[in-house]
This is a predicted structure of a 526-nucleotide part of an RNA (small-subunit ribosomal RNA, 5' domain) from an uncultured bacterium. Rfam family: Bacterial small subunit ribosomal RNA. Its family is annotated with ribosome and structural constituent of ribosome in the Gene Ontology.

Context: one part of a larger RNA
RNA sequence: GACGAACGCUGGCGGCGUGCCUAAUACAUGCAAGUCGAGCGGGUCGCCCCGGGGCUUGCCCCGGGGAGGCCAGCGGCGGACGGGUGAGUAACGCGUGGGCAACCUGUCCGGCAGACCGGGACAACGCCUGGAAACGGGCGCUAAUUCCGGAUAGGCGCAAAGGGCGCAUGCUUUUUGCGGGAAAGGGGAAACCCGCUGUCGGGUGGGCCCGCGUCGCAUUAGCUGGUUGGUGGGGUAACGGCCCACCAAGGCGACGAUGCGUAGCCGGCCUGAGAGGGUGGGCGGCCACACUGGGACUGAGACACGGCCCAGACUCCUACGGGAGGCAGCAGUAGGGAAUCUUCCGCAAUGGGCGAAAGCCCGACGGAGCGACGCCGCGUGAGGGAAGAAGGCCUUCGGGUUGUAAACCUCUGGCUUUGGGGACGAGGGCACCGAGGGGACUCGGUGAGGGACGGUACCCAAGGAGGAAGCCCCGGCAAACUACGUGCCAGCAGCCGCGGUAAGACGUAGGGGGCGAGCGUUGUCC
Numbered sequence: 001g002a003c004g005a006a007c008g009c010u011g012g013c014g015g016c017g018u019g020c021c022u023a024a025u026a027c028a029u030g031c032a033a034g035u036c037g038a039g040c041g042g043g044u045c046g047c048c049c050c051g052g053g054g055c056u057u058g059c060c061c062c063g064g065g066g067a068g069g070c071c072a073g074c075g076g077c078g079g080a081c082g083g084g085u086g087a088g089u090a091a092c093g094c095g096u097g098g099g100c101a102a103c104c105u106g107u108c109c110g111g112c113a114g115a116c117c118g119g120g121a122c123a124a125c126g127c128c129u130g131g132a133a134a135c136g137g138g139c140g141c142u143a144a145u146u147c148c149g150g151a152u153a154g155g156c157g158c159a160a161a162g163g164g165c166g167c168a169u170g171c172u173u174u175u176u177g178c179g180g181g182a183a184a185g186g187g188g189a190a191a192c193c194c195g196c197u198g199u200c201g202g203g204u205g206g207g208c209c210c211g212c213g214u215c216g217c218a219u220u221a222g223c224u225g226g227u228u229g230g231u232g233g234g235g236u237a238a239c240g241g242c243c244c245a246c247c248a249a250g251g252c253g254a255c256g257a258u259g260c261g262u263a264g265c266c267g268g269c270c271u272g273a274g275a276g277g278g279u280g281g282g283c284g285g286c287c288a289c290a291c292u293g294g295g296a297c298u299g300a301g302a303c304a305c306g307g308c309c310c311a312g313a314c315u316c317c318u319a320c321g322g323g324a325g326g327c328a329g330c331a332g333u334a335g336g337g338a339a340u341c342u343u344c345c346g347c348a349a350u351g352g353g354c355g356a357a358a359g360c361c362c363g364a365c366g367g368a369g370c371g372a373c374g375c376c377g378c379g380u381g382a383g384g385g386a387a388g389a390a391g392g393c394c395u396u397c398g399g400g401u402u403g404u405a406a407a408c409c410u411c412u413g414g415c416u417u418u419g420g421g422g423a424c425g426a427g428g429g430c431a432c433c434g435a436g437g438g439g440a441c442u443c444g445g446u447g448a449g450g451g452a453c454g455g456u457a458c459c460c461a462a463g464g465a466g467g468a469a470g471c472c473c474c475g476g477c478a479a480a481c482u483a484c485g486u487g488c489c490a491g492c493a494g495c496c497g498c499g500g501u502a503a504g505a506c507g508u509a510g511g512g513g514g515c516g517a518g519c520g521u522u523g524u525c526c
Stems, first nucleotide, its partner, number of pairs: 001525003005522005012378006018371002020336001025334003029331003034077003039074002042071004047066008084289003093214008103206002108202007116150004125140006156179010185194003215261003222252003227249008264286004268279004291312005314325004342368001344367003350364001351362004381411004391402004415467001416463006425453001430447007470515005475496003481510005491498002
């Protein structure tokens, strides 16, 4: 000098930051991922229309149709993002520079081509039925942008012939033949719009490989059996001993293998003139993890925090047969600890998911709250006022000092208090009108409505010096001295050292020095 700090004393205001470093301990409760009816069939509720019936004649019942609200189901997209944590990991994990002639990429952009003909099922629903529950079982019906078959297709695979090229394996291209391969509709009066399929290119995101760098211990010196390589195969989007069969006997190591310990890595941050040393909290990038261990499914993408299965520990429910759960999301609780916050408000903004849109959802986020935890700013008044009150302290008793300090006089009104006004952040979207050829899109005009923060910031007025100072130190280092008390006691102390009767070093007082809403102490790093 620095700090995610803590502790002691003290504490007026604001802005911006920041706040479980310990038990990756256990979690009550609420919320944190949904959305689309313009993909589909239903259920239900009221309303309107038509028909029929009852008939106490303006009410009820039944059937059909229409627009609408709500609900679960099928289907689609999203739940692989966003948010958390640092346990594990000394590793191609990360950083940096490259490679893939060994790869994938939903949504998005550009290009080309296409969407033809058929079929089947399962939920919902109905009936029956099991269970305390969680949750099922049987039979029957049904729709679709669900599933399946066929057709066509420039892409794919194989074969043959030819051209071009490369750093090797090889890459690329033309023709012919054979093989097996697509599709879905919805809205609208229409124009058209949103979708669907194949393929090429782009973009974005990812996967894999390599060079170099990346802590301590040699009081760890030898390590290794899928081990090292080959052949053939499996698997993957893809190379590979990734996996398998067979064959060979290799591979690594003092240029530190192996083992043990420790640790997420980086941009950065702290310190330092620099070189360097230390560190990785907030923010950003990458990685890893999601009760512990294992596994796959779905999918463009996961081996998936708020998905599934198995095992284990733990907690809970149970009718004892069986079930349910996973805060290292936001709050919050217990525990641990020197120590770390509200079970707050809002989707108004930014951003994300879904939707044609209106919109819905979002503890991401925007805000507010708590904590001098940090940094910065402001205030606790300003001017005048005695050769100098009182009181305190000291005194050589003359006086000195506190000290312009106070009182007192004159002002001011920043903070504060009260009253009044009152935002920026808001542009979109919606309705109507208009312009660009124009119902897309863009722009303009008018109108209604739209802010959690918040009646906050800010502005105006009024009141009144009124409401606001402490902490540490004064022997030397090191700035600041006297008195009394104590008497190697009580105590101080960072080092040297003070205290045993005049102690500037202990305690108190007066005075002084330093910093100031802080000041000291402790811990850690330079």
The full RNA is in RNAcentral, with records from ENA, Greengenes and SILVA. Its mean pLDDT, the model's own confidence on a scale to 100, is 85.